Small-subunit ribosomal RNA from a Synergistaceae bacterium, 1499 nucleotides, folded computationally.
Rfam family: Bacterial small subunit ribosomal RNA. Its family is annotated with structural constituent of ribosome and ribosome in the Gene Ontology.
Lineage of the source: Bacteria > Thermotogati > Synergistia > Synergistales > Synergistaceae.
The coordinates come from a structure-prediction model, not an experiment, and the mean pLDDT is 84.
The RNAcentral record of the sequence draws on SILVA.
[in-house]
RNA sequence: AGAGUUUGAUCCUGGCUCAGGACGAACGCUGGCGGCGUGCUUAACACAUGCAAGUUGAACGGUAUGACAUGGAAGCUUGCUGAAGUGUCAUAUAGUAGCGGACGGGUGAGUAAUGCAUGAGAAGCUGCCAUUGGGAGGGGGACAACAGUUGGAAACGGCUGCUAAUACCCCGUAUGCCGGAAGGUGAAAGGGAGUGAUCCGCCCGAUGAGGUGCUCAUGUCCUAUCAGCUGGUUGGUGGGGUAACGGCCUACCAAGGCGACGACGGGUAGCCGGCCUGAGAGGGUGAACGGCCACACUGGAACUGAGAUACGGUCCAGACUCCUACGGGAGGCAGCAGUGGGGAAUAUUGGGCAAUGGGGGCAACCCUGACCCAGCGACGCCGCGUGGGGGAAGACGGCCUUCGGGUUGUAAACCUCUUUUGUACGGGAAGAAGGAAGUGACGGUACUGUACGAAUAAGUCCCGGCUAACUACGUGCCAGCAGCCGCGGUAAUACGUAGGGGACGAGCGUUGUCCGGAAUUACUGGGCGUAAAGGGCGCGCAGGCUGACUUAUAAGUCGGUAGUCUAAUGCGGAGGCUCAACUUCCGUUUAUCUAUCGAUACUGUAAGACUAGAGUAUGUGAGAGGGAAGUGGAAUUCCCGGUGUAGCGGUGAAAUGCGUAGAUAUCGGGAGGAACACCAGUGGCGAAGGCGGCUUCCUGGCACAAUACUGACGCUCAUGUGCGAAAGCUAGGGCAGCGAACGGGAUUAGAUACCCCGGUAGUCCUAGCCGUAAACGAUGGAUACUAGGUGUGGGUGUCGCAGGGCAUCCGUGCCGCAGUUAACGCGUUAAGUAUCCCGCCUGGGGACUACGGUCGCAAGACUGAAACUCAAAGGAAUUGACGGGGGCCCGCACAAGCGGUGGAGCACGUGGUUUAAUUCGAUGCAAACCGAAGAACCUUACCUGGGUUUGACAUGCAGGUGGUAGAGAGAAGAGAUUUAAUCGACUCUGCAGUAAUGUAGAGAGCCUGCACAGGUGCUGCAUGGCUGUCGUCAGCUCGUGUCGUGAGAUGUUGGGUUAAGUCCCGCAACGAGCGCAACCCCUAUUGCCAGUUGCUAACAGGAGAGCUGAGCACUCUGGCGAGACUGCCGCCGACAAGGCGGAGGAAGGUGGGGAUGACGUCAAGUCAUCAUGGCCUUUAUGCCCAGGGCUACACACGUGCUACAAUGGCCGGCACAGACGGCAGCUUAGUGGCGACACUUGGCAAAUCCUCUAAAGCCGGUCCCAGUUCGGAUUGUAGUCUGCAACUCGACUACAUGAAGCCGGAAUCGCUAGUAAUCGCAGAUCAGCCAAGCUGCGGUGAAUACGUUCCCGGGCCUUGUACACACCGCCCGUCACACCACCCGAGUUGGGGGCACCCGAAGCCGCAGGCUUAACCCGUAAGGGAAAGAAGCGUCUAAGGUGCGCCGAGUAAGGGGGGUGAAGUCGUAACAAGGUAGCCGUACCGGAAGGUGCGGCUG
Repeated sequence: AGAGUUUGAUCCUGGCUCAGGACGAACGCUGGCGGCGUGCUUAACACAUGCAAGUUGAACGGUAUGACAUGGAAGCUUGCUGAAGUGUCAUAUAGUAGCGGACGGGUGAGUAAUGCAUGAGAAGCUGCCAUUGGGAGGGGGACAACAGUUGGAAACGGCUGCUAAUACCCCGUAUGCCGGAAGGUGAAAGGGAGUGAUCCGCCCGAUGAGGUGCUCAUGUCCUAUCAGCUGGUUGGUGGGGUAACGGCCUACCAAGGCGACGACGGGUAGCCGGCCUGAGAGGGUGAACGGCCACACUGGAACUGAGAUACGGUCCAGACUCCUACGGGAGGCAGCAGUGGGGAAUAUUGGGCAAUGGGGGCAACCCUGACCCAGCGACGCCGCGUGGGGGAAGACGGCCUUCGGGUUGUAAACCUCUUUUGUACGGGAAGAAGGAAGUGACGGUACUGUACGAAUAAGUCCCGGCUAACUACGUGCCAGCAGCCGCGGUAAUACGUAGGGGACGAGCGUUGUCCGGAAUUACUGGGCGUAAAGGGCGCGCAGGCUGACUUAUAAGUCGGUAGUCUAAUGCGGAGGCUCAACUUCCGUUUAUCUAUCGAUACUGUAAGACUAGAGUAUGUGAGAGGGAAGUGGAAUUCCCGGUGUAGCGGUGAAAUGCGUAGAUAUCGGGAGGAACACCAGUGGCGAAGGCGGCUUCCUGGCACAAUACUGACGCUCAUGUGCGAAAGCUAGGGCAGCGAACGGGAUUAGAUACCCCGGUAGUCCUAGCCGUAAACGAUGGAUACUAGGUGUGGGUGUCGCAGGGCAUCCGUGCCGCAGUUAACGCGUUAAGUAUCCCGCCUGGGGACUACGGUCGCAAGACUGAAACUCAAAGGAAUUGACGGGGGCCCGCACAAGCGGUGGAGCACGUGGUUUAAUUCGAUGCAAACCGAAGAACCUUACCUGGGUUUGACAUGCAGGUGGUAGAGAGAAGAGAUUUAAUCGACUCUGCAGUAAUGUAGAGAGCCUGCACAGGUGCUGCAUGGCUGUCGUCAGCUCGUGUCGUGAGAUGUUGGGUUAAGUCCCGCAACGAGCGCAACCCCUAUUGCCAGUUGCUAACAGGAGAGCUGAGCACUCUGGCGAGACUGCCGCCGACAAGGCGGAGGAAGGUGGGGAUGACGUCAAGUCAUCAUGGCCUUUAUGCCCAGGGCUACACACGUGCUACAAUGGCCGGCACAGACGGCAGCUUAGUGGCGACACUUGGCAAAUCCUCUAAAGCCGGUCCCAGUUCGGAUUGUAGUCUGCAACUCGACUACAUGAAGCCGGAAUCGCUAGUAAUCGCAGAUCAGCCAAGCUGCGGUGAAUACGUUCCCGGGCCUUGUACACACCGCCCGUCACACCACCCGAGUUGGGGGCACCCGAAGCCGCAGGCUUAACCCGUAAGGGAAAGAAGCGUCUAAGGUGCGCCGAGUAAGGGGGGUGAAGUCGUAACAAGGUAGCCGUACCGGAAGGUGCGGCUG
């Protein structure tokens, strides 16, 4: 610091996602040690049990126990024991009393300000503590405890009596306090301890420290779909109250106070130091530690006290729990542990007061779940270890493999070393102080010594891209993965497993949350023409901003000093634990706020003065600017009359409609409404909407010219207010034309449309609403600055006789530099450069929606969400493709012609059906006489049946084998096969032998077994090769350069030309490659060479025939050449390329034909030609055999043949080819047969012989228009030939039979010249042939092409596009089904807060003074007073009750639209001119998209 993801690709906009860091975490897998931290985020849910606040006997009286002293009853052994009592001491402590239980500890419910943070302040209080001044004189009466009695289950009391005090009370005194003064008021404990010195206490002041109450300023979340709130409310006066100010309370008076700088209401929330993140600014957060606040079961209340409205106090009410003898009582873990519950989730009912700190005490000491420690948890941070070195036969095993090897991997084994950790046994702290002693929970811990032994210790996630890391197998859109993009449909680096690898490591992943990346809310630091975004347009209050000069001031601003900014944290530097985490010490920090001093440029404020902004006056001018009244002509329609007759009208074509009752047409007259042709113009005016005949009246604004005046009076503008097309609404008029709705006619599959005939609202006027539009320049307003050129409207000046020129100001267009922009584009009328103000945007959908509010008569308008859902939605430009867009051009593409197909019969192929099987493939063009150039068996792959298993075929290894291999009569069988007489080998080597030969071994062959063979089994969507098609169309690309941010463009476009990207010219291009053309073959002319098997002109022979001699001239054969190049001439063209015509020539502009097929497209075809990956099969899906099938047959399609006849059929006669083939062949000749053919014989392996009579044609005859002398199917009989074999299932022959068919509907095919048409001939395959097919050959031999509008295909340029799987594209809405969230909803349930009323506990305060009462007062006393208490009354008031409306939540019959879904139904609205251009607003209508009317926009 970035990356992935919208596209075919690009740039931009924009969202989503990832990589980082963090956590009081949780979950999964795993887990050795230690240190330091940390641990209920949820139910402020309920709590068993124990502990968490006591202490003081030196305040007091008792009581109990003990000791001592005294005492001496009583007893007896007479000197012993020893009761009661008394005193002292010690210990204990229920009560009285004091201090402390307001600290410490917990929690975050409430609280948006009675809070907190920061900084100020005045009207306060303050126990203990510190300093200091002074005082303590005299009296008195009680009550607990206790005793007695009594109630109660208990808790807890009642009554009577006694008693102490540092408890209580009175008097006196006083530095104090109040008061102007007089005067008033106002204290104590002479206690406790000690032999004592003295100490601890008590009371009244003053000062201080610390604490606390109060006030002010600033800051402190979301919501305006909360806009008005407020009655003690705001202020005053009197009174009360408080420690203190104060409506804090009360009576009266006034009517204020707060609010757009956000009151009031709603939601959420403890605040801060800090913590996390970030470059920072910010954003998030408020666990642990520290400060403040609030709370203590819920609500209310006060008492005591220095301090509380009191966590472990009191009273009341409520809920809950417990006890109960049913009468009553008790309780409050948000203290530490712990329990239940909730939850994804959070610990021990531990030790100790040794340390630090707190309470009490003179002290000893006691108490202290504060605290210090230990325990549990990888929850976090930090540190350490799980060994180090050597070790290649690169072991075994695993995995992969191209089978060679690679990898795991020095890894292991093995050798050697070490001992952190661990185990055992020893030693053993600091923490403990102020002079000494004593005191350690942790803890025999940390640390340390010795011994032992590599011993006790590694996992987790990932490996498609982002993102480091790849292979195999399994699976087969299944199972699954996934943060985003996306993987998986038989070769998955993406699922699962394994091997290997990568990352981190006692952890690793996942989930959640926060910040970052995100400049994606933009202060730093974004935008608004088309991506989201300028308000429809003015006026204008508040607000913001504001020309030039001088002076003053010092609020902002800047600087100095001082205060504050707790500690901790952070940062810097040191130190201590072996290091680190952790911790200690020292230093330090921007800033905020406050006080004060200073500076004065800028802003502000005040005063003065200015004229450049703004305005006023005078003059001139243009204009569809606005309002009102009047008026004119043309046209449509209607009415009346005339002329006139059968149609008119309307359309793509029609029909509805009008017309013989006289239309249309035409002439004359009249009525009425609406709109104003020409002028008319990217002309004018207006803020916008908008404004158009003419005249008059009223009226707004603007421009120019020159002066004068005012003196900043200005700009913008939230809220507000006015204007605001069309449609629409209300009321009243009006209605010619047009015309939603509606009716009818057409079109159509339908046609709720487009077209036609009618036609109502409306359109018009008046008055009033509505307030919206693509209200657009999709561009807010103002000001200033920044090259020009060229039109046009208005004004002025100037030159000129004039036409006109020049200059200048204002307006309105086009082009264009700089600049800008994602690009398109904008460009002095900015979208440039700047300033000011306003409005608006923050992914798409949901949604111009819902709810709420405001406005409206209504329609509706304005404001305006969320749930849910997607990973895009978009802008501009690029290349293609496409268009029922355009231009140019080509092609048997159409047209012009000729002949066919489609109808018939037959043949062949295909589909379908059938079948045991009808093997398989090919399926629009580009499958269908195709693979197949030959299915009776074979072929053959299919079916049925019979057999076989190392196999029909190949290779290797092992074993066997000479009567072996091989041949094989015969027998069985459908055959395969089985069996079998008989015959019977070969090669090499050793030994013996002259040799023949013998013997031994090896080989070959054969047999057996193991590896393996085999497969026309699957996948042409795993492939190679080959092929089809666009298309023999003229195209397809590259290098360098240039242009563009880029995809890309240029070149290749343009002007001509061509069959051609063929060539020429031009040009930011210059060149090049694959294609085109040429080079190759055949053919057309000719020369040379050659002359048999070919030929025969001349010569000779011959009855005839090139038959023979002879010849090689000719034909021909087949080699080598020539020839054609727009070369020549004329014209056209641009002086080009080239075109047109002509000459010559056998041939003329590529002469004709063939071969030749660019980059690519169609996942085109073929695994069944062949090859081949993977998968499958192995006594079968292999192999052999027999028979059957591929030939089936209701049908449908394709390709052909033969015909339907007279341009013909039949009969007779006569003529003329080319190319090919031939020995298991072609076959002559002769003979036989009607014939197919047979028999005999001869030639030819071929320019020699044969096929070989070509046919159409010509000559003659016949038929006479008919289902025929046309046509030949079908069938019968008899034959021929091939072949082991013609039943299924061959061809041919003869005789007989003689079907359909009389030229073919819609539709459709071929062909442009030696072509079509027509005629025959040959060949391949092949025993034969279902060939009427295919491939070739020659014979005869036309017609037509005006032309490119249309159909089809193609090329180039251009245009639009929402297409890119590319129009067989994309895509809209209803309906049906499923799921999801939401809205409404009769209601219903619980909650919150408000108002009114009722009731009203405890308690404070007040009233009242009947009752009761020790201190004080009066009184001798009785009694009275003062004061207090209980009861009573009143105000306030918690809980409770009733009613009303409000807020938000849950739930609900039913209703509504929305989203998503593999796909279904109906249509085709949009994207191309999308087939009616689209869209916006509005109104009506329609299953639905939508249609139509009116106005608007160009996107």